RNA sequence: GAGCAGGCUGGACGGUCGCGGGCGGAGCGCGAAAGCACCCGUCUGAGGAAAGUCCGAGCUCCUCAGGGCAAGGAUAACGGCUAACCGCCGCCGGGGGCGACCCUAGGGAAAGUGCAACAGAGAGAUACCGCCGGGAUUUCCCGGUAAGGAUGGAAAGGCGAGGUAAGAGCUCACCGGCGCGUGGGAGACCACGCGGCCCUGUAAACCCUAUCCGGAGCAACACCGUGGAGGAACAUGAAGCGUAGCCCUGCGCGUUCCGAGGAGGUGGCGUGAGCCUGGACGGCAACGCCAGGCCAAGAUAGAUGACGGUCCACGACAGAACUCGGCUUAUAGGCCUGGUC
Numbered sequence: 001g002a003g004c005a006g007g008c009u010g011g012a013c014g015g016u017c018g019c020g021g022g023c024g025g026a027g028c029g030c031g032a033a034a035g036c037a038c039c040c041g042u043c044u045g046a047g048g049a050a051a052g053u054c055c056g057a058g059c060u061c062c063u064c065a066g067g068g069c070a071a072g073g074a075u076a077a078c079g080g081c082u083a084a085c086c087g088c089c090g091c092c093g094g095g096g097g098c099g100a101c102c103c104u105a106g107g108g109a110a111a112g113u114g115c116a117a118c119a120g121a122g123a124g125a126u127a128c129c130g131c132c133g134g135g136a137u138u139u140c141c142c143g144g145u146a147a148g149g150a151u152g153g154a155a156a157g158g159c160g161a162g163g164u165a166a167g168a169g170c171u172c173a174c175c176g177g178c179g180c181g182u183g184g185g186a187g188a189c190c191a192c193g194c195g196g197c198c199c200u201g202u203a204a205a206c207c208c209u210a211u212c213c214g215g216a217g218c219a220a221c222a223c224c225g226u227g228g229a230g231g232a233a234c235a236u237g238a239a240g241c242g243u244a245g246c247c248c249u250g251c252g253c254g255u256u257c258c259g260a261g262g263a264g265g266u267g268g269c270g271u272g273a274g275c276c277u278g279g280a281c282g283g284c285a286a287c288g289c290c291a292g293g294c295c296a297a298g299a300u301a302g303a304u305g306a307c308g309g310u311c312c313a314c315g316a317c318a319g320a321a322c323u324c325g326g327c328u329u330a331u332a333g334g335c336c337u338g339g340u341c
Stems, first nucleotide, its partner, number of pairs: 001341002004338006011311003015307003019045007027038001029036002047317001051328002054326005059217004072213005078090004092106001093104004107208002112206002114202003128149002130145006157175002160172003176198002178195007221267004230258005240251003274294006281288002312315001
């Protein structure tokens, strides 16, 4: 100098005003009530992704989801971590890079089916050209041949030698695959030896194998619930209406009780698989264990803002809405650590 991997940060410090929330105080107001509002003091108030809602869970409800079969979906080497996972860590195989390191949708094609466009004779089925042998004897016919040519992403495992009429794992060496054996490893797998056993590709095509999966989601859901609609029981009188009068009858008036849903309110709602620090604790690591400390937004039409000062490297992507663990995506600038060439 170039390049690789990992981690941290995400303007700093004051002031004034405003807004959400917790606690304390003081009264008065509103409301049927629950409760709410106002005032004072004090504390506190977005993120590394709060995002996408793609996985895994907690929690809640539902026409219990226990077993078998079928359908549909998800996952896919091995070992571990975790509450769990399609996550993470380690490792193996394959691919790339001089290297640090990076990528990997990585079960099965010898269960079956399908597909392989165009080109090409032929895409598991094969002889177009060529080569060789035989017969014809001008170009033809029969047979052998996948070494050579041509086509293609892919054409008889590859390549060299022997061999042969020409050829061919026909034979041999090396390489690749498959099978068997021995050894190593926790395992995936690796190393060595033996056997010519040599089988096209495609499963992000159907399919097969193994494992797992009920659905909906906090606007879930639970509770309180005035008045009013409606229902039931009892009592009163002839004073209301249908009806000018009387009778009957219906409605209504009074009291008590029930009352789905809705308005409104409360909970769910932040003490949790929590966060921070330390460990001459375990482990390569993910992670676990131990000790100490801490409580850190909680709205419901939704607060987290505005103005101004000083400073600098002049500030990106973006904002909670039930909550966690991941993944993915966006992200100006700055800082740190360890490898490599």